[in-house]
RNA sequence: CAAUUGAAGGGUUUGAUCCUGGCUCAGAAUGAACGUUGGCGGCGUGGAUUAGGCAUGCAAGUCGAGCGCGAUACUUUUAAAAGAUACUUCGGUUGAUUUUGAAAGUGGAAAGCGGCGAAAGGGAGAGUAACGAGUAGAUACGUACCCAGGGGUUCGGGAUAGCUGCGGGAAACUGCAGGUAAUACCGAAUAAUGUCUCCGGACCAAAAAUUUAUUGCCCCCGGAUCGGUCUGCUUACUAUUAGCUUGUUGGUGGGGUAAAGGCCUACCAAGGCAAAGAUGGUUAGCGGGUGUGAGAGCAUGGCCCGGCUCACUGGGACUGAGACACUGCCCAGACACCUACGGGUGGCUGCAGUCGAGAAUCUUCCGCAAUGGACGAAAGUCUGACGGAGCGACGCCGCGUGCGGGAUGAAGGCCUUCGGGUUGUAAACCGCUGUCAGAGGGGAGGAAAUUUUGACCGAUCCUCAAAGGAAGUGCAGGCUAAGUUCGUGCCAGCAGCCGCGGUAAUACGAACUGUGCAAACGUUAUUCGGAAUCACUGGGCUUAAAGGGUGCGUAGGCGGGUUUAAAGGUCUGAUGUGAAAGCCCACGGCUCAACCGUGGAAUUGCGUUGGAAACCAUAAGCCUUGAGGGAGACAGAGGUAAGCGGAACUGAUGGUGGAGCGGUGAAAUGCGUUGAUAUCAUCAGGAACACCGGUGGCGAAAGCGGCUUACUGGGACUCUUCUGACGCUGAGGCACGAAAGCUAGGGGAGCGAACGGGAUUAGAUACCCCGGUAGUCCUAGCUGUAAACGAUCAGUACUAGUCUGUGGGGACUUCCACAUCCUCUCGGACGUAGCGAAAGUGUUAAGUACUGCGCCUGGGGAGUAUGGUCGCAAGGCUGAAACUCAAAGGAAUUGACGGGGGCUCACACAAGCGGUGGAGGAUGUGGCUUAAUUCGAGGAUACGCGAAGAACCUUACCUAGACUUAACAUGCUUGGGAAUUUCUGUGAAAGCAGAAAGUGCCUUUCGGGGAGCCCUUGCGUAGGUGCUGCAUGGCUGUCGUCAGCUCGUGUCGUGAGAUGUCGGGUUAAGUCCCUUAACGAGCGAAACCCUUAUCCUUAGUUGCCAGCGAGUAAUGUCGGGGACUCUAAGGAGACUGCCGGUGUUAAACCGGGGGAAGGUGGGGAUGACGUCAAGUCCUCAUGGCCUUUAUGUCUAGGGCUGCACACGUCCUACAAUGCACUAUACAAAGCGACGCAAAAUCGUGAGAUCUAGCAAACCGCAUAAAGUAGUGCUCAGUUCGGAUUGCAGGCUGAAAUUCGCCUGCAUGAAGCCGGAAUCGCUAGUAAUCGCGGGUCAGCAUACCGCGGUGAAUGUGUUCCUGAGCCUUGUACACACCGCCCGUCAAGCCACGAAAGUUGGGGGGGCCCGAAGUCGCAAAUCUAACUCUCUGAGAGGAUAGCGCCGAAGGUCAACUCGAUGAUUGGGACUAAGUCGUAACAAGGUAGCCGUAGGGGAACCUGCGGCUGGAUCACCUCCUUU
Repeated sequence: CAAUUGAAGGGUUUGAUCCUGGCUCAGAAUGAACGUUGGCGGCGUGGAUUAGGCAUGCAAGUCGAGCGCGAUACUUUUAAAAGAUACUUCGGUUGAUUUUGAAAGUGGAAAGCGGCGAAAGGGAGAGUAACGAGUAGAUACGUACCCAGGGGUUCGGGAUAGCUGCGGGAAACUGCAGGUAAUACCGAAUAAUGUCUCCGGACCAAAAAUUUAUUGCCCCCGGAUCGGUCUGCUUACUAUUAGCUUGUUGGUGGGGUAAAGGCCUACCAAGGCAAAGAUGGUUAGCGGGUGUGAGAGCAUGGCCCGGCUCACUGGGACUGAGACACUGCCCAGACACCUACGGGUGGCUGCAGUCGAGAAUCUUCCGCAAUGGACGAAAGUCUGACGGAGCGACGCCGCGUGCGGGAUGAAGGCCUUCGGGUUGUAAACCGCUGUCAGAGGGGAGGAAAUUUUGACCGAUCCUCAAAGGAAGUGCAGGCUAAGUUCGUGCCAGCAGCCGCGGUAAUACGAACUGUGCAAACGUUAUUCGGAAUCACUGGGCUUAAAGGGUGCGUAGGCGGGUUUAAAGGUCUGAUGUGAAAGCCCACGGCUCAACCGUGGAAUUGCGUUGGAAACCAUAAGCCUUGAGGGAGACAGAGGUAAGCGGAACUGAUGGUGGAGCGGUGAAAUGCGUUGAUAUCAUCAGGAACACCGGUGGCGAAAGCGGCUUACUGGGACUCUUCUGACGCUGAGGCACGAAAGCUAGGGGAGCGAACGGGAUUAGAUACCCCGGUAGUCCUAGCUGUAAACGAUCAGUACUAGUCUGUGGGGACUUCCACAUCCUCUCGGACGUAGCGAAAGUGUUAAGUACUGCGCCUGGGGAGUAUGGUCGCAAGGCUGAAACUCAAAGGAAUUGACGGGGGCUCACACAAGCGGUGGAGGAUGUGGCUUAAUUCGAGGAUACGCGAAGAACCUUACCUAGACUUAACAUGCUUGGGAAUUUCUGUGAAAGCAGAAAGUGCCUUUCGGGGAGCCCUUGCGUAGGUGCUGCAUGGCUGUCGUCAGCUCGUGUCGUGAGAUGUCGGGUUAAGUCCCUUAACGAGCGAAACCCUUAUCCUUAGUUGCCAGCGAGUAAUGUCGGGGACUCUAAGGAGACUGCCGGUGUUAAACCGGGGGAAGGUGGGGAUGACGUCAAGUCCUCAUGGCCUUUAUGUCUAGGGCUGCACACGUCCUACAAUGCACUAUACAAAGCGACGCAAAAUCGUGAGAUCUAGCAAACCGCAUAAAGUAGUGCUCAGUUCGGAUUGCAGGCUGAAAUUCGCCUGCAUGAAGCCGGAAUCGCUAGUAAUCGCGGGUCAGCAUACCGCGGUGAAUGUGUUCCUGAGCCUUGUACACACCGCCCGUCAAGCCACGAAAGUUGGGGGGGCCCGAAGUCGCAAAUCUAACUCUCUGAGAGGAUAGCGCCGAAGGUCAACUCGAUGAUUGGGACUAAGUCGUAACAAGGUAGCCGUAGGGGAACCUGCGGCUGGAUCACCUCCUUU
């Protein structure tokens, strides 16, 4: 110096947005497990499940300085025997040594008596929700060993184990007799400071050992330590456990304990606990701490430390200072073992180890060297405590797997746009180093303590060799760092969430590459975090989940002004405690770190104590503004009861009357000639009270409406008279509580669930109609629920206004007035700030605050099951879980849609004209057929469409025959040959097989070489009308020539978005004008372009011909002409320009004038943003896939033309407005050389022959037809109609049979105007008439054009269809061809009920009653002491008895599971069945409560709500 640096979000509901809300991810952690991989070391850590069972070894002994006995052994002495050696007189002597015996001594094993220890240490968490633990206190208690102090330690006695002898028993073990010691046991003495006490007194101990210096022993007082007991506070969930308790609560006496106490007992009293949760149930060892977190918290309690509890299960005591005792005892039980069957033995939740179960957790190791413990005077012994080693990447930490150079950027791999890129300086190669591991040699230290002492570890140092032995794993769609290729083809698979995969997968599998971490990396499980997602810090309740239906009120919580006191809360100081370890800080020790040491900080808590007195609480006073009372006057559908009234309705009776009434979308059932309906009169009955009547009034809510009376509750106003905080809220509780419903008794007119009938309908258990029972009404009870809603709890205070209604008071006014103004209460509307996700709310708050209560925590399951409780029942209240989904939801936005609304337009309808649908034929399509009938197009927007023309070809199809680098393109290559031409055989041809002719160009050293071309061999490749139009480009259709579609800037909104683009006019038009938070702009509309209608200018050939001239039978035929027509270039013209009116002084509209043309003059081309995965891979182009002696190419023949049938589009008709014949008039636009073809001739004709003219305003095609004039036909299957068929011909073409067109003659079908339905057309249009062209050898009723004749109707928008704009609702967004509900059927999953079956748990009653303490003890036995001594006594032991008492038995209940035939609903599951209930007015508005009914969604009755669309009216409000 420090110990207080600490807070992140993302994905997912939607077409998009904001919000609510859940799910999920990123982080950290673990006594972990699993998968893949694995070099070294340090420090830690490792049976979490079966407190399941255990073989084997070890885990508690020690003391001979307490005692007796004293084995093996040793020493000495001695006796006997044997006897080596030496000497020898050979008789013997000596006597080492050995054996046996005896004595003494040394020594001390084993067992025993005795002392201390064994209650510690070690293990585990079963039980325990408790004074068990934590914390702070208390005392009525004990305490061996230890310390200090004061005293004492005298004299005696009797036994007993061991041992010996004799027995029992398989064993375990045990009996009897004899005898022995002690610090074992006993007696006496001594006796205070001790104990008791009636205050006189009485009573109590000891042990010795020995080396003579110590250690022991006894009593007392004190200390220390440890323990016992008691108390305050704290300590899980559950009320679907609400009452529990009889020693229970207290007292007295007694007993018991070390000690207070119902701890025990007798008696007495009747208490004690509980909503602040007793009792019961479930779960759980507690704390220091640990994980996480910014914190508050939440979760947890392994290792280490402190308490507690347990020791096979249950009970019990003994010993002892201490136990009711883990490796002590007794009893009972279960289990296991031994057994001679008689009986015994055992307790690893100590260390190792084993089996079992399990996803899962180690060595039957070494040592007492260190630390600590027991015993001992000590040496020492014991110690699975402990110290170490081993195993496991189980965790944390550290180190390494090399370093430098090295580009032909090697090879290989992968990708590629084929150029290259990448792997990649990476490797190879060259040089260097030596960490770790390895080999060899020393070695500090762990040893304290001078010497001795190391199980195990060994820092570190020296030497050696060699890059050698050492890298994996997850991921790469987003979240989330990092992508390419191939394979696969909703398969295989992935997935934490969202979600990938159905032929181009960055999501599966593989490869390459990249990225993260690294001796590890992932996965799974669990905890905290993120999650403000239980919100103390720090959330909410109008509509998202959430205000109780309403009031009264108990407990509780909260509470006006002022004074004083005391100090409980509160604030502050001091002090005790808050163990150590851990976390944090500083310093230090291991090379660093992990790890460890020292000191500090912290431990937010509790106790004691001093102080303060503002606030809260307390006590005592005072006050009036909160609250209440009083007086006066007032409004009201407030309540209850009784009585009365008129209208209407129905019924009855009578009269009039005479055929219908009634009902509906239309009908029918029903009523009526037995007289209805209608109408008049009288009578009866029940229910409801028109007008007034009103976002008017009253009430707590439900609710309350004719009039009168009686009783009665509440309110506001005025006066400011009284009390003096008397107040607010309100868990439980009590009361009230629409409709429906229930019980009993009445009543019953109308209405009307159920029910019957009639309709509607596919059906109609409905909507509609005709009837109709409960009910609706009254009385007395029950029920207790509603969209019981303002979806908004009650109270108090504060915070801009404006307008208005009701009740009261006042002012002004001479008086009156609802005329005005002020004020209090109640009821409304708009709106500022603020709030809100927004809609909205806004003094009647959803604003700002406070107080109290109730309620919510994703959707479904479910307001269900179960339990309880209430109810007569129906049912109400309380109220889960399993399982399942990733959403469910609120508000607002843009679209789309509506059997919603408004405005507008269109041949959309209407008004008309003509058709189609009927006939025959043509053509296309479907279907059928076929070897093939090639393919495509399919509502509108396919179907005379691709195809502007299939006999061959086309041609893509089929059959048959052929070819294989190919019919076509290009390059290389082998061999040969000029090219080229001709011919033969075979064949249907293609083709195949052969023959012959022919010898070119450049160069040459004459050998040859080269270019080009042809044939041939092989290789790259060609080819494909094969697939995918859902991989594409391009092109096209349609909405639609509809008027729309957007942008910039600004503004508004949190935002998606809005505004502009809306509104008022107007237009064909988002055309234009005005207004305007918009101002401008773009793509569309319009205009510009072409054509047509008028005029002018210019120019006149091939066109024209008025005037002049010539000529002809006739004709612009000729000379000429440019006037006209015409041709084709350029201009003019039309702009609402002019007048009048309307309109906003506008835009514009209406009418008029002029004009060839008038309001876009007619027609054409021109088609916004986009929609339909629209069409086309068979026009073309093209990605990918497939095919390569075939899916390519060639050839012949066939097919595309096939025919019971159906549809579309057309042609011709059905006739007289016609047909036939004769005569005759007038066009436009085109086309022509592989062509158009005149004239002439022939032919009835199609046509043929022949050849003038014309590359065209010149010639030709080429006569236009309808029309006009005339004749015939006279209403018929015809002189209509022309199909079909026969015969004979013509043309094109190699070819006309399948399969062309035309002509002549003959034949002469259906058809007499067309059902339902449906199409086109608004003027030169429809209708009708002919002409031309393209395609084409030929073939046109089709298609594209041209002109001739030439109408009718409408001037409207009710309806059908489509479209545009505005608005509204929405549960739709794949956008109504949408969404979506329920039954039934199938599969699967979890749950409930259930006759029962079965197991566990805790209590209760009764029976039995072990061991054992306590008590009694008359029986038996008895060493210590006493006496009057063969004995007796005291005392003791034991049998026996009594109370209690575990296990056990039994009985009836309770409770928790398991299982159960069958049954019930629920969830889920691409394509099952029936309907269509909801979302739009969802086609009967929906929903709530209740009741009945029905296959189902549902329907109907009664009451309620708006969270209903649309139209109209009333009221109110805003603006003017």
Small-subunit ribosomal RNA from Mariniblastus sp., 1520 nucleotides, folded computationally. RNAcentral holds the sequence, with entries from ENA. Its Rfam family is "Bacterial small subunit ribosomal RNA". Rfam links the family to the GO terms ribosome and structural constituent of ribosome. The coordinates come from a structure-prediction model, not an experiment, and the mean pLDDT is 84.